[in-house]
RNA sequence: AACGAUUGUUCGGGAGAGCUCUUUAGAGAAAGGACGCCGAAGGGGCAAGUUUCCUAUUUAAGCUGAAAUAGGGGGUGAAACUCUCAGGCAAAAGGACCGGACAAUCGGG
Numbered sequence: 001a002a003c004g005a006u007u008g009u010u011c012g013g014g015a016g017a018g019c020u021c022u023u024u025a026g027a028g029a030a031a032g033g034a035c036g037c038c039g040a041a042g043g044g045g046c047a048a049g050u051u052u053c054c055u056a057u058u059u060a061a062g063c064u065g066a067a068a069u070a071g072g073g074g075g076u077g078a079a080a081c082u083c084u085c086a087g088g089c090a091a092a093a094g095g096a097c098c099g100g101a102c103a104a105u106c107g108g109g
Stems, first nucleotide, its partner, number of pairs: 003107011018035001020034004036089003042085001043083003049076011
């Protein structure tokens, strides 16, 4: 150097769900109210595992201690699962995630 990972910038792809009713209002959008929905900005929750404490039993026969097993409590613990707080439900914008380019850092050598 090739190559890989992380982060940032940029380009491309990128789903779902009422163009529902009503007020502002005269078309639409935005905003408020009503009912109905979506999950892929963000946010919350949890399994196995692991760790620790308590109880009981066993090794083992009396004490201390150790180890193992079983049960119970606490900590930690992922997501595209789940909740639907936030956000969204024509277009636009946004959009997890994926791909390309460039740069920095780390690894590599």
Glycine riboswitch aptamer from an Anaerolineae bacterium, 109 nucleotides, folded computationally. Lineage of the source: Bacteria > Bacillati > Chloroflexota > Anaerolineae. The sequence was found by an Rfam model in a public genome assembly. Its mean pLDDT, the model's own confidence on a scale to 100, is 83. Its Rfam family is "Glycine riboswitch aptamer". Rfam links the family to the GO term glycine biosynthetic process. Of the family's consensus pairs, 91% are formed in the model.